[in-house]
The RNA shown here (small-subunit ribosomal RNA) has 1535 nucleotides and comes from a Parachlamydiales bacterium. Its Rfam family is "Bacterial small subunit ribosomal RNA". Rfam links the family to the GO terms structural constituent of ribosome and ribosome. Taxonomically the source falls in Parachlamydiales (Bacteria, Pseudomonadati, Chlamydiota, Chlamydiia). The coordinates come from a structure-prediction model, not an experiment, and the mean pLDDT is 84. The sequence is in RNAcentral, with records from SILVA.
RNA sequence: AGAAUUUGAUCUUAGUUCAGAUUGAAUGCUGACGGCGUGGAUGAGGCAUGCAAGUCGAACGAAGCUAUGGGGUAACUUGUAGCUUAGUGGCGGAAGGGUUAGUAAUACAUGGACAAUCUGCCUCUUACCUGGGGAUAACGGUUGGAAACGGCCGCUAAUACCGAAUGAGGUAACACAAGGCAUCUUGUGACUAUGAAAGUCGGGGAUCUCGCAAGAGACCUGGCGGUAAGAGAGGAGUCCAUGGGAUAUCAGCUAGUUGGUGUGGUAACGGCACACCAAGGCAAAGACGUCUAGGCGGAUUGAGAGAUUGACCGCCAACAUUGGGACUGAGAUACUGCCCAGACUCCUACGGGAGGCUGCAGUCGAGAGUCAUUCGCAAUGGGCGAAAGCCUGACGGUGCGACGCCGUGUGAACGAAGAAGGCCUUCGGGUUGUAAAGUUCUUUCGCUCGGGAACAAGGGAAAUAUAUGAACAAUAUGUUUUCUUGAUGGUACUGGGUAAAGAAGCACUGGCUAACUCCGUGCCAGCAGCUGCGGUAAUACGGAGGGUGCAAGCAUUAAUCGGAUUUAUUGGGCGUAAAGGGCGCGUAGGCGUCUUGGCAAGUCAGAUGUGAAAUUCCGGGGCUUAAUCUCGGAGCUGCAUUUGAAACUACCAAGAUGGAGGGUAAGCGGAGGAAGUGGAAUUCCACGUGUAGCGGUGAAAUGCGUAGAUAUGUGGAAGAACACCGGUGGCGAAGGCGACUUUCUAGUUUACACCUGACGCUGAGGCGCGAAAGCAAGGGGAGCAAACAGGAUUAGAUACCCUGGUAGUCCUUGCUGUAAACGAUGCAUACUUGAUGUAACUGGGCUCAACCCUAGUUGUGUCGUAGCGAACGCGGUAAGUAUGCCGCCUGGGGAGUACACUCGCAAGGGUGAAACUCAAAAGAAUUGACGGGGACCCGCACAAGCAGUGGAGCAUGUGGUUUAAUUCGAUGCAACGCGAAGAACCUUACCUGGAUUUGACAUGCAGAGGAAGUGGAUGGAAAAGUUCACGCCCGCGAGGGUCUCUGCACAGGUGCUGCAUGGCUGUCGUCAGCUCGUGCCGUGAGGUGUUGGGUUAAGUCCCGCAACGAGCGCAACCCUUAUUGUUAGUUGCCAACAUUUCGGAUGGGUACUCUAACGAGACUGCCUGGGUGAACCAGGAGGAAGGUGAGGAUGACGUCAAGUCCGCAUGGCCUUUAUAUCCAGGGCUACACACGUGCUACAAUGGUCGGUACAGAAGGCGGCGAAACUGUGAAGUGGAGCAAAUCCUAGAAAGCCGAUCUCAGUUCGGAUUGUAGUCUGCAACUCGACUACAUGAAGCUGGAAUUGCUAGUAAUGGCGUGUCAGCAACAACGCCGUGAAUACGUUCCCGGGUCUUGUACACACCGCCCGUCAAAUCAUGGGAGUUGGUUUUACUCGAAGUCGCUGACUCAACCGCAAGGGGAGAGGCGCCAAAGGUGAGGCCGAUGACUGGGAUUAAGUCGUAACAAGGUAGCCCUAUCGGAAGGUGGGGCUG
Repeated sequence: AGAAUUUGAUCUUAGUUCAGAUUGAAUGCUGACGGCGUGGAUGAGGCAUGCAAGUCGAACGAAGCUAUGGGGUAACUUGUAGCUUAGUGGCGGAAGGGUUAGUAAUACAUGGACAAUCUGCCUCUUACCUGGGGAUAACGGUUGGAAACGGCCGCUAAUACCGAAUGAGGUAACACAAGGCAUCUUGUGACUAUGAAAGUCGGGGAUCUCGCAAGAGACCUGGCGGUAAGAGAGGAGUCCAUGGGAUAUCAGCUAGUUGGUGUGGUAACGGCACACCAAGGCAAAGACGUCUAGGCGGAUUGAGAGAUUGACCGCCAACAUUGGGACUGAGAUACUGCCCAGACUCCUACGGGAGGCUGCAGUCGAGAGUCAUUCGCAAUGGGCGAAAGCCUGACGGUGCGACGCCGUGUGAACGAAGAAGGCCUUCGGGUUGUAAAGUUCUUUCGCUCGGGAACAAGGGAAAUAUAUGAACAAUAUGUUUUCUUGAUGGUACUGGGUAAAGAAGCACUGGCUAACUCCGUGCCAGCAGCUGCGGUAAUACGGAGGGUGCAAGCAUUAAUCGGAUUUAUUGGGCGUAAAGGGCGCGUAGGCGUCUUGGCAAGUCAGAUGUGAAAUUCCGGGGCUUAAUCUCGGAGCUGCAUUUGAAACUACCAAGAUGGAGGGUAAGCGGAGGAAGUGGAAUUCCACGUGUAGCGGUGAAAUGCGUAGAUAUGUGGAAGAACACCGGUGGCGAAGGCGACUUUCUAGUUUACACCUGACGCUGAGGCGCGAAAGCAAGGGGAGCAAACAGGAUUAGAUACCCUGGUAGUCCUUGCUGUAAACGAUGCAUACUUGAUGUAACUGGGCUCAACCCUAGUUGUGUCGUAGCGAACGCGGUAAGUAUGCCGCCUGGGGAGUACACUCGCAAGGGUGAAACUCAAAAGAAUUGACGGGGACCCGCACAAGCAGUGGAGCAUGUGGUUUAAUUCGAUGCAACGCGAAGAACCUUACCUGGAUUUGACAUGCAGAGGAAGUGGAUGGAAAAGUUCACGCCCGCGAGGGUCUCUGCACAGGUGCUGCAUGGCUGUCGUCAGCUCGUGCCGUGAGGUGUUGGGUUAAGUCCCGCAACGAGCGCAACCCUUAUUGUUAGUUGCCAACAUUUCGGAUGGGUACUCUAACGAGACUGCCUGGGUGAACCAGGAGGAAGGUGAGGAUGACGUCAAGUCCGCAUGGCCUUUAUAUCCAGGGCUACACACGUGCUACAAUGGUCGGUACAGAAGGCGGCGAAACUGUGAAGUGGAGCAAAUCCUAGAAAGCCGAUCUCAGUUCGGAUUGUAGUCUGCAACUCGACUACAUGAAGCUGGAAUUGCUAGUAAUGGCGUGUCAGCAACAACGCCGUGAAUACGUUCCCGGGUCUUGUACACACCGCCCGUCAAAUCAUGGGAGUUGGUUUUACUCGAAGUCGCUGACUCAACCGCAAGGGGAGAGGCGCCAAAGGUGAGGCCGAUGACUGGGAUUAAGUCGUAACAAGGUAGCCCUAUCGGAAGGUGGGGCUG
């Protein structure tokens, strides 16, 4: 610090996800040790048991026990000392400990204030502690009760209680002075009033009192204690300011409410409370309500700003079973106190009582989940005490839990035969791996045997010094000596011994992300954080081996921050991605021109206080290190006070003119309102003329018309809209505005620079305007026209088209308030190169004037620099550079929906979520593909022609059907006379049946044998089997070869996968294309080149050009053919010569034809014209041939997962007495039917008969086979010749010359069938071809549709060959003969090429995609209601208790001789008031028959709305209609 994911690819936008750190965690697997931390986060749910707050005898009385003294004979009595116990009394139980329920402010943090306050214990200062009184618990007696707990009578003490005395200071009122901050504060003075106390424990010598004495007291002295006052420290209370949650779908709240006066109350201010008076107070800077929540120091994370959080530790608050209340006290409205009410639990004798773990342990429950019913007060701290000491679940320790952090170990060195085993393998090897074994060494930790700390300071006793003191006493302090205190624990630490001995796992391994192979599985099982893996070769599932990462842990889950600049202060955006309000006016608010002076709020600087400690950071120290601990420093970015500065902002004052406004003068305009006027057109009405149609459409029909339409003429009526001008021209804020005239109103521009003097900009709420449609009421209604009706179209047509037609459109008044209300661009101001139109006004030049030229301002356009931008593009009218203010956005869907509120008559508008779901949705641009888009061009593509197919019969192939099998494959073009250049057996792969199992075939090894094989017999359907006879080679030998048998490895498979493959092939297409290097352009995908202008059959060539070159294709090179030369003449040929049986037959010749090798020839080379002085084109000459002469071979990059595993090869899988192999028979030849390809025909351009002419190419020895003979014929006999320019197949046929038939199912046509034959073959039944005779079917030129062909072509005629025993061949491949017609042309159909355009397609239009309906699942809205929580309000009831009133009853202290008084209390009443009850609401949840839409779901139904001109351009608002997408009307937009 980034990465993955939208796409064919790219850039952007945007969301999702990951890598990091962290946790009071939990779960899974695993687990050696130690240190330091940490551990009920959930039910503030309920709790058994034990402990957690006592202490003081030096405050008091008493009881008991122990020890001991005295008296007494004893009973007993009286002391002393110690201990224990309950009670009175004092102090402490308000601290410590726990928890976070409540609380959004009576809380907390920070800073202030108290001139509005209190304060026990503690410290310091001053002074004092005199003298009395009456009770009461304990205790004794008696009594009630089950208990808890009491009642009555009697006795007694105090540091308990109550008077009195004294009293500095205090307090209250008064005067004066000083000060301050309004109330006031402080000081001084005088008088009056008021106003305390408690003792106890030690020591002491003289004197005094009492006592016989012991002794007690006075007295002196010390400690503690008490009282009053002042001060301090610490603590508490109150007030103020600022700060820190959500929600406006909570907008109004408030009667003690806000203030005043008075009174009460409090420690204290205050509506704190009450009475009266006034009507205020709070709120958009968010009152009130609702939801959530203890706050902070800090913690986690982050570069920081921030975000999240508030465990442990610390500070504060609140709470203590729930609610209420007071008492005591310095302090409480009191966790282990009291009273009452409620719920719950327990005891009970049923009458009544008791209790409160959110203290430490522990238990149950709930929960994913959180420990021991431990030891000790040794240390630290607290309470009490004079002290010793007692108490202390605070605390110190130990235990449990890998819960976290930190540290240590599980060994080290050497060790290659690179062992064995595992895994992989290309079988060579590689890897695990120096890893192990082995040798040597070490012993941390553990185990064992020993030694053995620190944490201890204090406390007691004795001696002594100093202080106090009269004192050598006592007390306090110090010193010395001595005794003594450790839970942890015999722990830390350390010495000896022991043996490598006892100590490694977890996750991952496609990419992100470090790490790869095999096997299994086969869209199954499963994985998954995102993307996504898995459908038979899975690095993604499961296992194994290897590897990677971390390590006593490792992963997962949950959660927080980060990455996320994805809420953007730092640090984002709004033309098209989400996002500018429809437009203006304007309130609050925010911001605001120039100059001068002042002030000092903001701002800046210094100082001071504070910002607790801990934490964090830096530097030290100490545990062996680290974590932990500790010392010092910095820091704590804050707040407050104070002293300065004065640039900027604010404020105050004075001025200025440039912003803004006004004035004068002159213009401009479809700007708005009102009134009036005009002509053209449509329709209607009336009257003429006139006759059969009109109208409408792609074509029609509905409709109108002989009752006279349409057309045409005249006249009239009515309503609406204003042609031409008219223009990216004008005006307006926007919506919008268009005939003419008048009038009213507003705007704007220019010139002048006259006036005011910042009066300005923006603008949340608010107010106004606001197209069309729509609503209400009243008018109006010509045309147009939702709905509706009819006619068409269509599979349907609730549409598009046509004929009609109502609301509406128009006017007046009111409402609605929305649009693609768009420049998809808020308003204002300033600045920033240019070019060129146009509108308005003004100035100048020229001119008589106009036109024209020129300058300025304002508006409106186009192009474009810099710059900006994802790109497209914007570019002085910014989307540039800046400033001010407002509005809005934060993934797609759900959804602009639901609920709530509000506006509206309604339709609806405004505001506006969530659950759930997806990993995308989107923008711009690129390359393709596609378009019922465009332009150009080509092709037998159409057109023009010729001949066909489709109809018939037959042949052949296919589908289907059938079958035991009808083997398999090929399936639009590009399958279907295709694989198959030839199925009777074989082929053959299929079926039935019979057989074999190392096999019909290959190789190797081992063993055995001498055979194998041939001929015969037997046997059977055959293959098999049995049997007889004959029957090996080389080598001296060992042995080898060959063959058979047995066994082991293996063979075999036309079994599967052409979607695992090679090779080959088809197709687009013989179309002209497809690319690369370097350069340049672009962020990039990509582009350029290759586009453009010409030209060509051609990316062929030329020219131009940010391109320059090159490659594969095109062309050429190759073959055949057309002309010709040279060479060569046999088997070819024969002109001249000769011979001849008249046949090139022979001699001869090599002229000619021909053969076959090498050449020549054609190149736009020449001429004319056109064209850019080009390429090239048109014409011409010459030439056998002329513009690639004709034909062939030749097939670019690629496309179709095209075809082929059954040609061959091949991976994987499957099979192995069978899916292999052999054999016989059958089948591939079936047959209601459908299709393709052909043949033959339908006849006279013909058939039949007779005669007669002319080819080319090919094949031939298991062959072609002549002549001759036989047969009607197929053919047979025959065998000459020929391995071929020699012989044979071999007769070419159409043609030509005659004859006949005469238009008919025929002398056309030949199917079918019968009979008889021929040939091949082991064998023609299923199932061959051919021949003869006989038979003589359909068919008379073929519907829709459709095929081929542009010249030696179509058409037509025959001939040959391959395969092959024969042949289903009418096929295929070749050959020659005869031999046409037509092409104006490119509008249309099909296919293709180039450029361009649109796109929501990229599996690429056989694409994508919308809505209803049907099914399943999920969440959610409404819903008659039902039910629960919370809260408000009214009424009722009213516990305890404070306060007030009363108090006939009760009472020791004071006064009084007494009566009585004073005072207090019980009791009663009242106010307030918790819980409870009743009624009415608000808010929130749960549930609910039924119901609405939504989302999701491989293969459901109906259509085809959108994307291309998507086949009616689409979309927005609105109205209406329709199964549904949607259609139509009105207005708007271009996306």